A computed fold for a 1513-nucleotide RNA from an uncultured prokaryote, annotated as small-subunit ribosomal RNA. The RNAcentral record of the sequence draws on ENA.

[in-house]
């Protein structure tokens, strides 16, 4: 400190995801020890059982129980039974204090709370200081006893009794109330005086003197008790300011503000009550609804912040749920009371009990959280004088890897680099010093034993001192003494055997460290995102190996963080989300210059506080650590007060530079309303005129002989307002013929003037295209719906006839638009340049009009700077300042509820669930357009001949079949692999064989090898006979060859061509394809290669941010065409000789052969062009502009085509998918196509004569001559391995004859009969020949193929393949055209260049209905809960008034009764309930409504290119 993911690739914007730390977790797999710590976050759900709060006899009555000690009786000296409060002591009672603390929870509560700071009008038991006092009297009530009720809890009457219990009197002021009087205040006060009224209780303990009913009195300490007081401690009120979400919650409020008077409180106050006023609170967010204890803290961050409140500590608030009060210092009370409710138990049915959110523990819910333990020893609480006693506070164990933290599972050596595992290119490599093995230690755990500290007291003994009358008592200090451990088998030490007892989990395709094998095969499966898996899966499972972390590791879930992804620190709005449509303007918020105060903002200092605990620092203590512990800093904050005055702000007084007013102008479709004008289009009358008009691509509907269109003439009537001008005006929507009336604004110029009046602007307001909506007009054109012709598969469209609403006007709604510059308004500042439109100065000129300067508007180019880039760029998207609006992944949605406006349409505000991992912007580079340009080609045209139609050949498809063997499928499969299937070939079927094989290497055995013959069989086969002994030799043996065995292995034309190598097709002989270096760009690219020219070419040449270079082009190569030189046999033969012939002498001139060389290069010579290249045109020349043809095919495309030519990875078959063998198949036929042959005829058939080639090929071979056969052929056989013989007569041509246009003397299918050749065999299944036979067809729809010259047509000839067997293929020669104006159109291709939502690249992409499943979600007659206003009822228990009832111990009495108490009653308040009728939420609800996903579902084809009507609001 970042990284993945959107695209072919790139920047951006933007959202998911990831890597950290971190828990009171849970799960998974493991699990040795130990120390600190933690442990129901769900049901505030119900709870068994034990235990948490009791304690004082030194207040009191006593004696139910134990003990001592006396006493009795009984008697077996020793037990029982009994007595005695005499003691130690104590059940239950009275009585004191205490149960209001500790502990638990966190339901409630958005303030009656917390937090921090302040504040006056209070109370405080024990505790403390100080001052007084504590007399004297009465009357009861438990307990007890009797009697009684009840099943129990738990009572009733009678009767006795104590107190530190009640209750009077006395006393009393520094209390408390009241009057007055005096001072003082802004106001509460303060002092003095009189008056009234108000207390108490005794316990112990020791005693010298007096007294004495022997109990005491008294007198003393000592604890108590009352009154007042000081503190201090706790508590209780106020007040400010912080302290969650929602405005789809905007108005709350009647005791509600205040005020007077009373009343209530411990205490201020509507706290409550009566009268009076009409206030109080709220946009700076009231009321309402949902959520939530609050805080030091805790987490995580770099910090600001987010997020959180377990454990500890502070503070609230609750104990089953609601309500109450009572006691008391203090509660409206957890382990108290009464009431109602709901639940549990018990019951005798009559009544009664109970409240774990104390510790422990059940059930239950839960992913999920623990012992019904030990003990007061310590530290605290309670009660006591004290000893004690009680304490599930606490201090300790147990359970639990739930954290954090220490420790250990050994340590050193050891290569034969052992087995084994796993991989292997078979050599090895890994695991690996790892193991064994050899030496060593013994931390931990085991066993044994030693053994701290946590303890400090209390108490009980002596000395001194206080206190006293006291040497008792009681106190205090000292010093002795002391029988106090749960934990505990404690820590720690120390001894003792032995490696002895102890390693795992997740990863291992990128992010992310860490790779192979094998098994699966889009299948089981993985997955945090991106994404793996469809047979060679580092991504699934497994194995080895490796990384990472270690008593853990890893997974879910959660918070921060990365996330600058809400942005205070620190985003953003032209196109990515995001500027309101646009003016006014109210609050707010900002605010020119100068000068004085002022001190609220700022900024310094003190001073209080911010609890401790935690963080932090640096000491100390456990061997370290975690953890503990004293100390410091720190707690960024409030609060008081002091000082400053620079800025902001208040309060004043000034001043002119903002902003305004006032003058006298300019320019204009700003605005309203009225009034006039002309050109058009319709209509209507009329007149001339006749037959067609309109309309389209083309037609139709449609008008017209009832006379249209045309064309004159006249009239009505609405509406719009050419050119001038793309200028000017308006805030914006807008606004456009002329006049003139009222009327806003803007400019400019120049003097006064006012003196910050300003700037924005939440709400509020006004305005506001077009459509539409309401009355009423009006209605010519145009035109939604709507008709009707067309187009088309269909056309509810695009085109055409027609037409209503509307469009105008008037009034009144509506409030939206791609209301756009997609750019909120004001102010400043920041380089030019050139138009424009309105003003003003100067200066030049007679004017026209120039020139310059300025001020306002409006446009285009462009610098720096900005910007993702495209762009903006003084009219900012630059620098900055003020305000306001508005955005936070895409879709779901600008959708639903709710509200608000509207007549209505609808606006406006405005979500969720639920899916997606992208959506989206700029630009790049393909590629594509029914965009644009340039060009190019047998591309189209111009021609010439064919295919498509017959009839066959031959190959495909389909179909049969036992097989018809297998590939090959748009051009670029289809007379293709096949340059040649009777057997063979041959894969393919059927039958019948073989299993180390038909081929190949190694071993062992025996044997040469061969060869001949007989049987059986369709052959392979198998079975017997018989010939034969071979070469080399070192005499062991050895090579070939064949056969037998065993097992490695062989063998596959079995699968994948999408696992390849190699070799081919096409684009395409099409000009293209890239590189280095430099520059430009944030990149991806670009440039160079673009650009003017030119070319067959990216051929050249200029230019130029390029220079250069490669790989294609051309060129070298080879053949044809001239001509030289050299050679002349089998070649040739002009000239001489000879013949039948180049036969032969002879010759090499010539053809020719075939070797070397010339030759063409735009070189010359004119125009054109830019002084280029290069084109035209010519001339020489056999040949001219690459002379013709051919070989050559660039980066690359098509996962193009071949595993069956061949090689090869896997993967398969091994007595078969391997091999041999017969036979048949591959030739099969209703059919459909590709390719060709022949033809259809006179430029022709036929018949006879007759000329002229070129290039091949021959030995298991071409085969002459000659004899034969009508003829295929046959027989004999000569030459020749070949410029020499032989295939070998060239055809078509040319000359004669003849047919005469017809199914023919045209045409040959086809089928019969006869034969020839081949060959083991021609039946399936060969060519060929003769003789008969003679089919279709009289030139070929729709479509469509080749050619631009020695070409097309046309004719014949060879050769491979081959025994035979071409209408194909490859070659060769003869004969030989016709046409190209030209590129507008289809095909295809190149270059620039433009659009784009494509990149699997248009054979792309994509949108809606509908139908299928499924998911959430609106509506819904509705119905089911839960909160809650409002009016109403209703009235437990309490408390408060008020009582003619009943009852009544203290005190007073005049002895009747009084007071004052209990109880009953009644009224107020008021808790459960109960009824009405509103609100609001949450579930469900038949039907329905869009809405999101989903396999290759139907239907069209809307969008994205001019998307085939340009698109969108």
């Nucleotide at each position: 400190g970042g990284a993945g993911u959107u695209u072919g690739a790139u920047c951006c914007u933007g959202g998911c995801u990831c890597a950290g730390a971190u828990u009171g977790a849970a799960c998974g797999c493991u699990g040795g020890c130990g120390g600190c710590a933690g442990g129901c976050u769900u049901a505030a759900c119900a709870c068994a059982u034990g235990c948490a709060a009791g304690u004082c006899g030194a207040g009191c009555g006593g004696u139910a129980a134990c003990a001592u000690u006396u006493c009795u009786a009984g008697c077996u000296u020793g037990c029982u039974a009994g007595a005695a409060g005499a003691u130690g002591a104590c059940g239950a009672g009275c009585g004191g204090c205490g149960g209001a603390c500790g502990g638990g929870u966190g339901a409630g509560u958005a303030a009656u709370g917390c937090u921090u700071g302040g504040g006056a009008a209070u109370a405080u038991g024990c505790c403390u200081u100080g001052a007084a006092g504590u007399g004297g009297g009465g009357g009861a009530c438990a307990a007890c006893a009797g009697u009684u009720g009840g099943a129990a809890a738990c009572g009733a009457c009678u009767g006795c009794u104590a107190a530190u219990a009640c209750c009077g009197c006395a006393u009393a002021a520094u209390g408390u109330g009241c009057u007055u009087u005096u001072u003082g205040u802004a106001g509460u006060g303060a002092a003095a005086a009189g008056u009234a009224c108000c207390a108490a209780a005794g316990g112990g303990g020791g005693g010298g003197c007096u007294c004495u009913u022997c109990g005491g009195a008294c007198c003393u300490c000592u604890c108590g008790c009352u009154u007042c007081u000081u503190g201090a401690u706790u508590a209780g009120c106020c007040c400010a300011a912080g302290u969650g979400a929602g405005a789809u919650u905007a108005g709350c409020u009647a005791g509600u503000u205040g005020g007077u008077a009373g009343g209530g409180u411990a205490a201020a106050g509507g706290c409550c009550u009566a009268c009076c006023a009409a206030g109080g609170c709220g946009a700076c967010g009231a009321u309402c609804u949902c959520u939530a204890g609050c805080u030091g803290g805790u987490u995580u961050g770099a910090g600001a912040g987010g997020a959180u409140g377990a454990u500890c500590a502070g503070c609230c608030a609750c104990a089953c749920u609601g309500g109450g009060a009572c006691u008391g210092a203090g509660a409206c009370a957890c382990g108290g009371c009464c009431c109602a409710g709901a639940c549990u138990c018990c019951u005798a049915c009559g009544g009664g009990a109970g409240g774990c959110a104390g510790c422990a523990g059940u059930g239950g819910g839960g992913a999920a959280u623990a012992u019904u333990g030990c003990a007061c020893a310590a530290u605290g609480g309670g009660g006591g004088a004290a000893a004690c006693c009680c304490u599930g506070a606490u201090g300790c164990a147990g359970c639990c890897a739930u954290g954090c933290c220490g420790c250990g599972u050994g340590u050193g050596u050891g290569a034969a680099g052992a087995a084994g595992g796993c991989c292997u290119u078979c050599g090895g490599g890994u695991u690996g010093u790892a193991a064994a093995g050899c030496a060593c230690u013994u931390u931990c755990a085991g066993u044994u034993g030693u053994g701290a500290g946590g303890a400090a007291a209390a108490g009980c003994u002596u000395a001194a001192g206080g206190u006293u009358a006291a040497u008792a008592c009681c106190u205090u200090u000292a010093a002795g003494u002391g029988u106090u451990g749960a934990c505990g088998u404690u820590a720690c030490c120390a001894a003792u055997a032995g490696a002895a007892u102890a390693a795992g989990c997740a990863c291992c395709g990128g992010c992310u460290a860490a790779c192979u094998c094998u098994g699966u095969g889009c299948c089981a499966g993985c997955a945090g995102c991106c994404g793996c898996g469809g047979u060679a899966a580092u991504a699934c499972a497994g194995a080895g190996g490796g990384u990472g972390c270690g008593a853990g590791c890893g997974u879910u879930a959660a918070u921060c963080g990365g996330a600058a992804u809400u942005a205070c620190u620190g985003g953003g709005c032209g196109u990515a989300a995001a500027g309101c449509g646009u003016g006014c303007g109210u609050a707010g918020g900002c605010g020119g210059u100068u000068a004085u105060u002022u001190a609220a903002g700022u900024c310094a200092g003190a001073u209080g506080u911010g609890a401790a605990a935690g963080c932090c620092c640096a000491g100390g203590g456990c061997u370290u650590a975690a953890c503990c512990u004293g100390g410091g800093a720190a707690c960024u904050g409030c609060a008081u007060u002091u000082a400053a005055a620079a800025c902001u702000g208040g309060c004043u007084a000034a001043c002119u530079a903002g902003a305004g007013u006032a003058u006298g102008g300019u320019a204009g479709a700003g605005g309203a309303g009225a009034g006039u004008g002309g050109a058009a289009u319709u209509u209507c009358a009329g007149g001339u005129g006749u037959a067609g008009c309109g309309g389209u691509g083309a037609a139709a509907u449609g008008c017209g002989u009832a006379g249209a269109u045309a064309u004159c003439u006249g009239a009505a009537g609405g509406a719009a307002c050419a050119c001038c001008a793309g200028u000017g005006c308006g805030a914006a929507g807008g606004c456009g013929a002329c006049c003139a009336u009222c009327u806003g604004g803007c400019c400019a110029g120049a003097u006064a003037c006012u003196g910050a009046c300003g700037c924005u602007g939440a709400g509020g307001u006004g305005c506001g295209a077009a459509a539409g909506c309401g009355u009423g007009g009006g209605g010519a054109g145009c035109a939604a719906a709507c008709a009707g012709g067309a187009u088309u598969a269909g056309a509810u469209a695009c085109c055409c006839u027609g037409g209503u609403a509307g469009u105008c006007c008037a009034c009144g709604c509506c409030g939206u638009a791609a209301a756009c510059g997609a750019u909120g308004u004001c102010a400043a500042c920041u380089a030019g340049g050139u138009g424009u439109u309105g003003g003003g100065g100067c200066g030049g000129u007679u004017a026209a009009u120039c020139g310059u300067c300025u001020c306002a508007u409006u446009g285009c180019c462009g610098g720096a700077g900005c910007u993702a880039a495209c762009g903006c760029a003084u009219u900012a998207a630059g620098u900055u300042g003020a305000c306001c609006g508005c955005c936070u992944g895409g879709g779901g949605a600008g959708u639903a509820c709710g509200g608000u406006c509207g007549c209505a349409a609808g606006a406006u505000u405005a979500a969720a669930a639920c899916u997606c991992a992208a959506a989206g912007g700029a630009a790049u580079u393909g590629a594509c357009g029914g965009g644009g340009g340039c060009c190019c080609g047998c591309a189209c045209a111009a021609g010439c001949g064919g295919u498509g139609g017959a009839g066959u050949a031959u190959g495909u498809g389909g179909u049969u079949u036992a097989a018809u063997u297998c590939g090959a499928c748009g051009c670029a499969a289809c007379g293709c692999g096949c340059a040649g299937a009777a057997c063979c070939u041959u894969a393919c079927c059927u039958g019948g064989u073989c299993u180390u094989g038909a081929c190949a290497u190694c071993c062992c055995g025996a044997g040469a090898a061969u060869c001949u013959c007989u049987u059986a069989g369709a052959a392979a086969u198998a079975a017997g006979a018989g010939a034969g002994u071979g070469c080399c030799u070192u005499c062991g043996g050895g090579a070939a060859c064949a056969u037998u065995g065993a097992g490695a292995c062989a063998g596959g034309u079995g699968c994948u061509g999408c696992a390849u190598g190699g070799c081919u097709g096409u684009c395409g002989u099409c000009a293209g394809c890239u590189c280095g270096u430099g520059u430009c760009g944030u990149g991806a690219g670009a440039u160079g290669u673009u650009g003017g020219g030119u070319u067959a070419a990216g051929u050249c040449c200029c230019g130029c941010a390029a220079c250069g270079a490669g790989c294609g082009c051309a060129a070298c190569c080879c053949u044809u065409g001239u001509c030289c030189u050299u050679a002349g046999u089998u070649g040739c033969c002009a000239g001489c000789c000879u013949u039948a012939a180049g036969u032969u002498g002879g010759g090499c001139a010539c053809u020719c052969u075939a070797a070397g060389g010339a030759g063409a290069c735009u070189g010359c010579c004119g125009g054109u062009g830019a002084c280029a290249a290069a084109c035209c045109g010519g001339a020489g020349g056999a040949a001219g502009g690459u002379g013709g043809g051919g070989a050559c095919g660039a980066c690359g495309u098509c996962a193009a085509g071949u595993c069956a030519u061949c090689a090869u990875g896997g993967c398969c078959c091994u007595u078969a998918c391997g091999a041999g063998u017969a036979g048949g198949g591959c030739u099969a036929c209703a059919c459909a196509c590709g390719u060709g042959c022949u033809a259809c005829a006179a430029u022709g058939g036929u018949g006879a004569g007759u000329a002229c080639a070129g290039a091949g090929g021959g030995a298991a071979g071409c085969g002459a001559a000659c004899u034969u056969g009508c003829g295929a052929g046959a027989g004999u056989a000569a030459g020749c391995g070949g410029a020499u013989c032989c295939c070998u007569u060239a055809a078509a041509g040319c000359u004669c004859a003849u047919c005469g246009u017809a199914g023919u003397c045209c045409g040959g299918a086809u089928c019969g009969g006869a034969g020839u050749c081949u060959g083991c065999a021609a039946c399936u299944c060969g060519a060929c020949u003769c003789c008969g036979u003679g089919a279709a067809g009289u030139c070929g729809g729709a479509a469509u193929c080749g050619c631009u010259a020695g070409u097309a047509a046309u004719c014949g000839c060879a050769a491979a393949u081959c025994a035979g067997a071409a209408u194909g293929u490859u070659g060769c020669g003869g004969u030989g055209a016709a046409u190209a104006c030209g590129u507008u159109c289809c095909c295809g291709g190149g270059c620039c260049u433009u659009g784009u939502a494509c990149a699997c690249a248009c054979c792309g992409c994509c949108c809606g209905u509908c139908a299928c499943a499924c998911c959430a979600u609106g509506g819904g007659a509705g119905u089911g809960g839960g909160u809650u206003g409002c009016a109403a009822a209703a009235g437990a228990a309490g408390u408060a008034g008020c009582u003619a009832g009943u009852c009544u111990a203290a005190c007073c009495u005049u002895c009747g009764g009084g007071a004052g108490g209990a109880c009953g009653g009644u009224u107020a308040c008021c808790a459960c309930u109960u009824u009405g009728u509103g609100a609001u939420u949450c579930a469900u609800g038949a039907c329905u409504g869009g809405g999101g996903u989903g396999a290759a579902g139907u239907c069209g084809u809307a969008a994205c290119a001019a998307g085939g009507u340009a698109a969108c609001c």
Model confidence (mean pLDDT): 84 of 100.